The RNA shown here (small-subunit ribosomal RNA) has 1353 nucleotides and comes from an uncultured archaeon. The sequence is in RNAcentral, with records from ENA, Greengenes and SILVA.
C1' cells in the first nucleotide's frame, strides 16, 4: 500500500475472492539446545476406582507403654490453625466488577504502641477402669481424676437512659471528655519454663482484613411500552457488628419509565491479549486483583472471621457396603480412569529453595511450591560442512553428477571433573569421526517459478476467485526441471486488518441501495447584535490516585537471543486546590437586521355553500320523408316496413363547461377552469408605523391526501371493468366492431395508497451573467386620453441558455446536484421478499412496521463502438422495383445433386457465395471405391545359413490361372524378412493445427494514420453539415490541419485523324504478258514488273478539357440545354478487388505440423464400379411451328488452331468415310460459316411441325466399344399445340437470334472460354418489394435478432 472477478471495450457503484497477523485442530515431515505466566478453558459445573492434598504445640493437663533413665512413642482433654493456600467459571446485566468517595451507621483473632491489672473460692468431665448394645458405622450405663477446660464472688471496667458544665476534633456533633443518679453486663491463668523467656485480663490507639452506603462507567433486542402492592414514603418496633421495607404493625398513595422502565436473550467483571497508523473492532483460557461456586437446593452451629470444597443437619438425584436392622460417599485440589469430543501430559521426585500453619526454639506438616518426564504448543538460537584434483557434461563461467584427497569438529559418540535435595542439562578438559541431521507447499492469472516430456480426452480430475479438461492441456495424473519458506511447511475453522463495505476521525441518498405523499406541531437538537455578572462546559498549573505483572526507554545478567534484574516513563479516564474568561451555558439589561403585527392599493381555475346559464348528447311527443342505416383495413354481429338513419318543432333528463388557454395563475401536497353572490384562507408589493429573538427543524403524535375500492341513501344522459355477441387468429379468455352491469355524478362515512416524480426533505447565508414571462411598486416617454402603448429600475414568482464549481457520466449550474451552517428521514451486494411470523389499523380489500433459512458472483448506473429494429431522414442498384424484351417452372433429351439401391455405386462442395462445380466430357488408365491375385522392409540387432541362403527348373497336386505354394529331385554358390527396432510410401485423418491460392461481402465507397484539440476513460474529432458526384468525387462551412490505402488516374482493346514502315499484306494509277468476251473503241479476270494512293498490319503522335455559348447554382463545385465534333460530360469494353470479415472452400494440385497404417490404409495387375433407378431438385439443349419447315441456287466474317498435326486437290463410296496426296512449324498453306438473299413447295394438321425411342446395315478411334463411345444411311416417329404457384436475365451494337473457333481430347461437346453476323422494345424514374452506403434514434443484443429472454409441460 494494493490486487483478480460484471463489459466487445470504458468509467463508476458494489460485493465476492487473494496477499498480512493471531488462536485452535489437522496432513506430510523432523537433528539439537535455551526460555515460557503453555497443555481437559471451548463439548459434559458429566461421573469417578486407588494414593496423597492440614496440621501442630510435652514451655497447658491427665494417662498408658517402652527406656540406654537423657528421653521417646501413643491415647485423651486443652490452645491455635483448619474462613488461608489450591481448583473452576455454572450462576450473575447486579453496587457483581472498575474507578472516585462516604461510614457523624460498623466489626477486626493473631501483630505493634501506651496505661493499668491478674484477689478469694467452687463443682465437673475425657482418656483410664468395670458392665453393656450393634454385622459394621458407632453407641449406652456406672466409678475415679487434672488443667492455660468450666463456674461463683470481688475490684477495675464497659454499656443504656436522664441531667449539668466547659473543653477538643470536625465542613457539620448525634462524637470524645468530666461529674451526678438509675438500670444492665459484670475481667484475668500469679499458669508453664530448659530461668533466657513464653503466656493471661482490662482500656485507649495503630496496623491489617472485612461489612454497608454512594457519584460515574458497564452487551443485544421496541417483532418487549408500560412496570410495581413491601410496591414508594412516614410513625413505632424486630433484627444486626452496623444503616435500611431487611422484616413486622399502622397510616398515606405513591415510585420507575422513550436519557428505554419492565420483559426476553447472551455473558463472571477488570488489569490486560490479538489486530490496527490511529480511532476502533474482537476476545477475556493461562498470570494478577475482585466476585461467585464446591453433585442440585435449603439451613443453622462453632468462631474474631463461615452459613464453611477435603465440618454438621435436612430434602433431591446418583453410587457403594450390609447380617436388611442400618450405615457410608461427593477430585470445579495433585496424579489417574471412564464418558464426551476435532481437541489437551506422569497414578514421577523433594520439602533443598520461596511461602504458609503450629511451636520459645529445634522442628514438624504442606500434590502451595520447587524440580524432573511427555507434547514442534509459542518465542529465541545453532547445525545438517568447507577447500582442492580427476572424469562426465557445457559455447565460457556458474550450478550439477561420480570418484579421489585434504581441513574443521558446532552438534554427535565415549571418558573425567564440576553442577543438583538426588539426577539430568549446562560448563571445563581428553579421545573418535564428515561422520549422526531436510522437508513441506507451489510453478495459467492474481503470485515468485515450465509455452518441457509422457498419459488422459468435458472422462478421470483440479480450482479460495477468475477459470482449466471435448486428441497438440505451461491449469488433471506421473517424470524431469524450477520457485518459495525451512525444522518446519500446507489445509480447515474463528478473529482483526485489508474495508473510507457502518464512515467520530472518515461515506452516501436526481438516474447505481437510499428524501417519509404533503403540511402542522410535542420532546429533543440548534439559535441574531451589544453590555455587565457568574465560572457549569472549556483551557492552564499543581497535589492525590490510576496495585503488581503487561507496554516504552536506559543500564545490567544469562556465550547471543528469547528471557530475567534494576531504575525511570507512560497508563488520556477519576478527584482536591489555585488560576484564565475568547467561545458555549446560566442570570440581568438593551437593540432591530430574523420573525410577527397594523395600514394601503392591486393579482389569482385557492377552499366551502347557494343561485343562474350554455352547447352537445340522449329519450319521448308531433310533423316531413323512404329503404336502408351503422360500422371497419375489409366485414359481420346490431338497428330498420310496428317506418329506422336523415330534416324541422316541442318537452324531459343527467353529465360536462369548447373558443378565451399561455413551459400563464393559485394552492403545503393531492389538486383547482361557464357566470353571479355569500362566507373563508394564504401569498406578493408598498409604508421614516408597532412588538422586540417571540426563531429553525422536528423522534413520537395529529390533519389533509388522485384514481380505484368498500358501507348507506339518492341519481344514471354519455362513457364503460365484468359479461354477451361479431370479427381477426394456429388459438385470441386481447388489440378492432355492436351492445352492456358495477362504476363514473350527489350526500354522509371508510380506505390511506400511486412512476403521490423535479424519481431532487425543510430553513438560512454566500458565489458571473444573458434572455423570456406573471404580480406589485417607482421613474421616464408616446398618445386616438382608454382599466391605453413603450422603456428602465426594485422586490416576489415562473421558464430557457450558460461561467466558475460540482459530478461516474448523463447533466446541474442563484428555483444548485456549487461553497457553508442547523435539524429530520433513509441506505449498506443480488435473490428469497416487501414474502413469513408477530403487533397495530381497516367492514372487507388490504395497509403500516418487517425477518430468516437457503441460494448466488455478480446484480446494477452512466457513457462508448458496433450490430439490429415490422424507428426516422438522405442517397443508390435491372445479382431491386416500375416500363418493357426474352426465358425457367409443363414435355423429351443431356448434365450435376439429393435419395434409394448396390460387393462398390470413392470422396469433396449445400442460401445468395453447392448442384455442365473440383477445368470432373471416368470404356482400360485416370481411381482414391468393390472383388481377386501378386510385389516390396534403406540401416541395425537377434535367431538361421557351406550339414547349402537368395534365386531358377521337370513332373504331380492345389488353383479360374501361375514353381505363388506343397511333394520329390536337379541347378546354383552367399547371403538372409523368421523375430525385434527403424524406414520408403500413403488420393489415410484433421481446411477447427497451417502456408499458398481462390470464392464472397464488393457492379460497394469505404478503411486508416501523424500532429493538434475534446473526453477521467473506452473513444471522439478529422470522416460532420450544405450543395454536388459513379465515387470520403469536388466545393463552401467547421478544432482541425495534413497524409496514406482504396475511388480516380494508369495499362490493354475498340471508335476519328496524322506520321513512320511495306512482306507473307494491298492494287488506285503505270508498263508488259496470258486467257475470255467483243459492237473492235474496249471491258473483265489473271500473272509479272512496279508502287505504297487506299485497305490492312503494328509502332508513334494528335484528339475531349464542361474547353466555348446560354440557363440554374453562391461569382463555387457542378448540373441542364446548345454549337462544333469521329466521339460529350467516366466515349464504350476489359484488366486492376482497400482495411478487414466470413474458424467460407481446398490436407483429393502441390507444400506442411500432429495423429494413424506400415507387410498393410504402401506398390503393381485383372475384372467390376463411379454410367445403377419407384422418385425429388438445379442448369442447359431441342421443340411445340408459317417472322416457319423442306428442296434448289447465290453472298458476306472475326477470332483462333495446326507436325503422333491441319490437310488443299484427285479418285472410290448414297453418306459417314476410305485410298493417294500438293502446300504449311504459318499476315504465305490448310481447317472454313450460318442466320441472310432468290425461286419453288407445304396451308394450320400432332402436320413435309417435333424429333425422343427402337430395329437393321455401315463407318471411325482404340489392345479393347457387352456393361459404357461417336458418326452415317434406311426404317420407326414418343411426349409436346407455349407451360400453376413461383422465379431468372437484360437499358444498345445490349437483349434476342445465327453460326464459327478453341480448351479438354486416341475417339467423344447440348459444357467452359472466346469470335464475329443479323439486330430490337422500354425507362431517362422511384425507394413500394429485395438489398447496399451515410446521418440520426431506441436497445436488457456483443456468439451481435438465426440475438436475448419469459411462462407452461
Nucleotide at each position: 500500500u494494493c490486487u483478480g472477478g460484471u463489459u466487445g471495450a470504458u468509467c463508476c457503484u458494489g460485493c465476492c475472492g487473494g496477499a498480512g497477523g493471531u488462536c485452535a485442530c489437522u496432513g506430510c515431515u523432523a537433528u539439537u539446545g535455551g526460555a515460557g505466566u503453555c497443555c481437559g478453558a471451548c463439548u459434559a459445573a458429566g461421573c469417578c476406582a486407588u494414593g496423597c492434598g492440614a496440621g501442630u504445640c510435652g514451655a497447658c493437663u491427665g494417662g498408658u507403654u517402652c527406656u540406654u533413665c537423657g528421653g521417646a512413642a501413643c491415647c485423651a482433654g486443652g490452645g491455635c490453625g483448619a474462613a488461608c493456600g489450591g481448583c473452576u467459571c455454572a450462576g450473575u446485566a447486579a453496587c457483581a466488577c472498575g474507578u472516585g468517595g462516604g461510614u457523624a451507621a460498623u466489626c477486626u483473632a493473631c501483630c505493634c504502641u501506651c496505661a493499668g491489672g491478674a484477689c478469694g473460692g467452687g463443682g465437673a468431665u475425657a482418656a483410664u477402669c468395670c458392665c453393656g448394645g450393634g454385622a459394621a458405622a458407632c453407641u449406652g450405663g456406672g466409678a475415679a481424676u487434672a488443667a492455660u477446660a468450666c463456674c461463683c464472688g470481688a475490684u477495675a471496667g464497659g454499656u443504656g437512659g436522664a441531667g449539668u458544665g466547659g473543653u477538643c476534633u470536625g465542613g457539620a456533633a448525634g462524637g470524645a471528655u468530666a461529674c451526678u443518679c438509675c438500670g444492665c453486663c459484670c475481667a484475668a491463668a500469679g499458669g508453664c519454663u530448659c530461668c533466657g523467656g513464653c503466656g493471661c485480663c482490662u482500656g485507649a490507639g495503630g496496623a491489617u482484613g472485612a461489612g454497608c452506603c454512594u457519584g460515574c462507567g458497564u452487551c443485544c433486542g421496541a417483532u418487549u411500552a408500560g412496570g410495581u402492592u413491601g410496591u414508594u414514603g412516614g410513625c413505632g418496633g424486630u433484627g444486626u457488628a452496623a444503616u435500611g421495607g431487611a422484616c413486622c404493625a399502622c397510616c398515606a398513595a405513591g415510585c420507575c419509565u422513550a436519557a428505554g422502565a419492565u420483559c426476553g436473550g447472551u455473558a463472571c467483571g477488570g488489569g490486560c491479549a490479538c489486530u490496527g497508523a490511529g480511532a476502533g473492532g474482537u476476545g477475556g483460557a493461562g498470570c494478577c486483583c475482585g466476585g461467585a461456586g464446591a453433585u442440585g437446593g435449603g439451613g443453622a452451629c462453632u468462631g474474631a472471621g463461615a452459613c464453611a470444597c477435603g465440618g454438621c443437619c435436612c430434602c433431591a438425584g446418583g453410587c457403594c457396603c450390609u447380617a436388611c436392622g442400618g450405615g457410608g460417599c461427593g477430585c470445579a485440589g495433585c496424579a489417574g480412569g471412564c464418558g464426551c469430543g476435532a481437541a489437551a501430559a506422569c497414578u514421577c521426585c523433594g520439602c533443598a529453595a520461596u511461602a504458609c500453619g503450629c511451636g520459645c526454639a529445634a522442628g514438624c506438616g504442606u500434590g502451595a511450591c520447587g524440580g524432573g518426564g511427555g507434547g514442534a504448543c509459542u518465542c529465541c538460537a545453532a547445525g545438517u560442512g568447507c577447500g582442492c584434483c580427476u572424469a562426465c557434461g557445457u559455447u565460457u563461467u556458474u550450478a550439477g553428477u561420480a570418484g579421489g584427497u585434504g581441513c574443521u569438529u558446532u552438534u554427535g559418540c565415549a571418558g573425567a571433573g564440576u553442577g543438583u535435595a538426588a539426577a539430568a542439562a549446562g560448563c571445563u578438559c581428553u579421545g573418535c569421526g564428515a561422520a549422526u541431521a531436510a522437508g513441506g507447499g507451489c510453478u495459467g492469472g492474481g503470485u515468485a517459478a515450465g509455452a518441457c516430456c509422457g498419459g488422459u480426452g468435458c472422462c478421470a480430475g483440479c480450482c479460495g476467485c477468475c477459470g482449466c479438461g471435448g486428441u497438440a492441456a505451461c491449469a488433471c495424473c506421473g517424470g524431469c526441471a524450477g520457485c518459495u519458506c525451512a525444522a518446519g511447511u500446507g489445509g480447515u475453522g474463528a478473529c482483526c486488518a485489508c474495508u473510507a463495505u457502518u464512515a467520530u476521525u472518515g461515506g452516501g441518498c436526481c438516474u447505481a441501495a437510499a428524501g417519509c405523499g404533503u403540511c402542522c406541531g410535542u420532546a429533543g437538537c440548534c439559535g441574531g447584535c451589544c453590555c455587565a455578572g457568574u465560572a457549569a462546559g472549556u483551557c492552564c498549573u499543581u497535589g492525590g490516585g490510576u496495585a503488581a505483572a503487561u507496554c516504552c526507554u536506559g543500564c545490567c545478567c544469562c556465550u547471543u537471543a528469547a528471557g530475567g534484574g534494576u531504575a525511570g516513563g507512560a497508563a488520556u479516564u477519576c478527584u482536591g486546590a489555585g488560576g484564565a474568561u475568547a467561545c458555549u451555558g446560566c442570570u440581568g439589561g438593551g437593540c432591530u437586521u430574523g420573525g410577527g403585527g397594523u395600514c394601503g392599493a392591486g393579482a389569482g381555475a385557492g377552499g366551502u355553500c347557494g343561485g343562474a346559464g350554455g352547447u352537445a348528447c340522449u329519450u319521448c311527443g308531433g310533423g316531413g320523408g323512404u329503404a336502408g342505416c351503422g360500422g371497419u383495413g375489409a366485414a359481420a354481429u346490431g338497428c330498420u316496413a310496428u317506418a329506422a338513419u336523415c330534416c324541422c318543432c316541442g318537452a324531459g333528463g343527467g353529465a360536462c363547461c369548447a373558443c378565451c388557454a399561455g413551459u400563464g395563475g393559485c394552492g403545503a401536497a393531492g389538486g383547482c377552469g361557464u357566470c353571479c353572490g355569500a362566507c373563508u384562507a394564504g401569498a406578493g408589493c408598498g409604508a421614516g408605523c408597532c412588538c422586540g429573538a417571540c426563531g429553525g427543524u422536528g423522534a413520537g403524535g395529529g390533519a389533509c391526501g388522485a384514481a380505484a375500492g368498500c358501507c348507506a341513501g339518492g341519481g344514471g344522459a354519455g362513457c364503460g371493468a365484468a359479461c354477451g355477441g361479431g370479427a381477426u387468429u394456429a388459438g385470441a379468455u386481447a388489440c378492432c366492431c355492436c351492445g352492456g352491469u358495477a362504476g363514473u355524478c350527489c350526500u354522509g362515512g371508510c380506505c390511506g395508497u400511486a412512476a403521490a416524480c423535479g424519481c431532487u426533505g425543510c430553513g438560512g447565508g454566500c458565489u458571473a451573467g444573458g434572455u423570456g414571462u406573471u404580480g406589485c411598486a417607482u421613474g421616464c416617454u408616446c398618445c386616438a386620453u382608454g382599466a391605453g402603448g413603450g422603456c428602465a429600475u426594485g422586490c416576489a414568482g415562473u421558464g430557457c441558455c450558460g461561467a466558475a464549481g460540482a459530478g461516474a457520466a448523463g447533466u446541474u449550474g442563484a428555483u444548485a446536484a456549487g461553497c457553508c451552517c442547523g435539524c429530520c428521514g433513509c441506505c449498506u451486494g443480488g435473490g428469497a421478499a416487501g414474502u413469513a411470523u408477530u403487533a397495530c389499523c381497516g367492514c372487507a380489500a388490504g395497509g403500516u412496521a418487517g425477518a430468516a433459512a437457503c441460494u448466488u458472483a455478480a446484480a446494477g448506473g452512466a457513457a462508448u463502438u458496433g450490430g439490429c429494429g415490422g424507428g426516422g431522414g438522405a442517397g443508390c442498384a435491372c445479382c431491386a422495383c416500375a416500363a418493357g424484351g426474352g426465358g425457367u417452372g409443363a414435355a423429351g433429351u443431356c448434365u450435376g445433386c439429393g435419395g434409394u439401391u448396390u460387393a462398390a455405386u470413392u470422396g469433396g462442395a449445400u442460401u445468395c457465395a453447392a448442384c455442365g462445380c473440383c477445368g470432373g466430357a471416368a470404356a482400360u488408365c485416370u481411381c482414391a471405391c468393390u472383388g481377386g491375385g501378386g510385389g516390396a522392409g534403406a540401416c541395425g540387432g537377434c535367431a538361421g545359413g557351406a550339414u547349402g541362403a537368395a534365386g531358377g527348373c521337370c513332373a504331380a497336386g492345389c488353383u479360374u490361372a501361375c514353381g505363388a505354394c506343397u511333394u520329390u529331385g536337379c541347378c546354383g554358390g552367399a547371403c538372409g524378412a523368421g523375430c525385434c527396432g527403424a524406414g520408403a510410401g500413403g488420393a489415410g485423418g484433421u481446411g477447427c493445427a497451417u502456408g499458398g491460392c481462390c470464392g464472397u461481402c464488393g457492379u460497394c465507397a469505404g478503411c486508416u494514420c501523424g500532429u493538434a484539440c475534446c473526453g477521467u476513460g473506452a473513444g471522439g474529432c478529422g470522416u460532420c453539415c450544405u450543395g454536388u458526384u459513379a465515387a470520403g468525387u469536388c466545393a463552401g462551412g467547421c478544432a482541425a490541419c495534413g497524409a496514406g490505402c482504396g475511388a480516380g488516374a494508369c495499362c490493354c482493346g475498340c471508335g476519328c485523324c496524322c506520321c513512320u514502315a511495306g512482306u507473307u499484306g494491298u492494287c488506285a494509277g503505270u508498263a508488259a504478258c496470258c486467257c475470255u468476251c467483243u459492237g473492235c473503241g474496249g471491258a473483265g479476270g489473271g500473272u509479272u514488273a512496279g508502287a505504297c494512293c487506299c485497305u490492312c498490319u503494328a509502332g508513334g503522335g494528335g484528339g475531349a478539357c464542361c474547353g466555348c455559348u446560354g440557363g440554374c447554382g453562391c461569382u463555387a463545385a457542378g448540373c441542364c440545354a446548345g454549337a462544333g465534333g469521329a466521339a460529350g460530360g467516366a466515349g464504350c469494353g476489359a484488366g486492376c478487388g482497400a482495411c478487414g470479415g466470413u474458424a467460407g472452400g481446398u490436407c483429393a494440385g502441390u507444400a506442411u505440423g500432429c495423429c494413424c497404417c506400415g507387410a498393410a490404409u504402401c506398390c503393381c495387375c485383372c475384372a467390376g464400379g463411379c454410367u445403377a433407378c419407384a422418385c425429388g431438385c438445379g442448369g442447359a439443349c431441342u421443340g411445340c411451328a408459317a417472322u416457319g419447315g423442306c428442296u434448289a441456287g447465290g453472298a458476306c466474317a472475326a477470332a483462333g488452331g495446326g507436325u503422333u498435326c491441319c490437310g488443299a486437290c484427285u479418285c472410290c463410296g448414297a453418306a459417314a468415310g476410305g485410298a493417294g496426296g500438293a502446300g504449311g512449324a504459318a499476315a504465305u498453306c490448310c481447317c472454313a460459316a450460318a442466320a441472310c438473299c432468290u425461286a419453288g413447295u407445304c396451308g394450320u394438321a400432332g402436320u413435309u411441325c417435333g424429333g425422343a425411342u427402337u430395329g437393321u446395315g455401315g463407318g471411325u478411334u482404340g489392345a479393347a466399344a457387352u456393361u459404357c463411345a461417336c458418326c452415317c444411311a434406311c426404317a420407326u416417329g414418343a411426349a409436346g399445340c407455349c407451360g400453376g404457384a413461383a422465379u431468372c436475365c437484360c437499358u444498345a451494337g445490349u437483349a434476342a437470334u445465327c453460326g464459327c473457333g478453341u480448351g479438354u481430347c486416341a475417339c467423344u461437346a447440348u459444357c467452359g472460354c472466346g469470335c464475329g453476323g443479323u439486330g430490337a422494345a422500354u425507362a431517362c424514374g422511384u425507394c413500394c418489394c429485395u438489398g447496399c452506403u451515410c446521418c440520426u434514434u431506441g436497445c436488457a443484443c456483443a456468439c451481435a435478432c438465426c440475438g436475448c429472454c419469459c411462462g407452461u409441460c